[in-house]
The RNA shown here (Lysine riboswitch aptamer) has 164 nucleotides and comes from uncultured Terrisporobacter sp. The RNAcentral record of the sequence draws on MGnify. Its mean pLDDT, the model's own confidence on a scale to 100, is 81.

RNA sequence: GAUAGAGGUGCGAUUUUUAUUAGUAACAAUAAGGAGUUAAGCAGCAUUGAUUUAUUGUGAAAGGAAAUGUUGCCGAAGUAUAUAACUGAAGCUUUAAGGUUAUAUAUCUGGGGGUAUGUAAAAUAUACAUGCCACUGUCACUAAGGAAUUAGUGGUGAGCUAUC
Numbered sequence: 001g002a003u004a005g006a007g008g009u010g011c012g013a014u015u016u017u018u019a020u021u022a023g024u025a026a027c028a029a030u031a032a033g034g035a036g037u038u039a040a041g042c043a044g045c046a047u048u049g050a051u052u053u054a055u056u057g058u059g060a061a062a063g064g065a066a067a068u069g070u071u072g073c074c075g076a077a078g079u080a081u082a083u084a085a086c087u088g089a090a091g092c093u094u095u096a097a098g099g100u101u102a103u104a105u106a107u108c109u110g111g112g113g114g115u116a117u118g119u120a121a122a123a124u125a126u127a128c129a130u131g132c133c134a135c136u137g138u139c140a141c142u143a144a145g146g147a148a149u150u151a152g153u154g155g156u157g158a159g160c161u162a163u164c
Base pairs, nucleotide, nucleotide: 001164002163003162004161005160008074010073011072012071013070014069016067017066018065026058027057028056029055030054031053032052036045037044039094040093041092042091077109078108079106080105081104082103083102084101085100086099087098110136111135113133114132115131116130117129118128119127120126137156138155139154140153141152142151143150144149
């Protein structure tokens, strides 16, 4: 250098189902009310009653999540920054927050869990970041042991093991 592997509540993608979102948005009827309706403009609607409020009735969806199945893998993947494209306020145009994808960089994070704080989100679900805690994989050193291994300390994936 090449090939093949290991860690385990291991990491992603996706189908179906389910809960949540939510008795919310929206629509309809009645009553009140009396001129506008938006992020902006145009168009449309509107005194044959707009925005709005209350009651009644009907009543979603997307994103996120869990389980099952399938599948790709072990920097799997995630995070941050930068660039580009698409999307993004429901008829059109512009555009905001935001979102998705791709590329590059970092010499960031071994892995899952618990907990505190913060951000996102409808959310007490969940995800991410940081700190702390023990657990675990792996390597080095030290000690014990015939050996397998056990204990302690320290490091961490551009690492470790096997073969060529």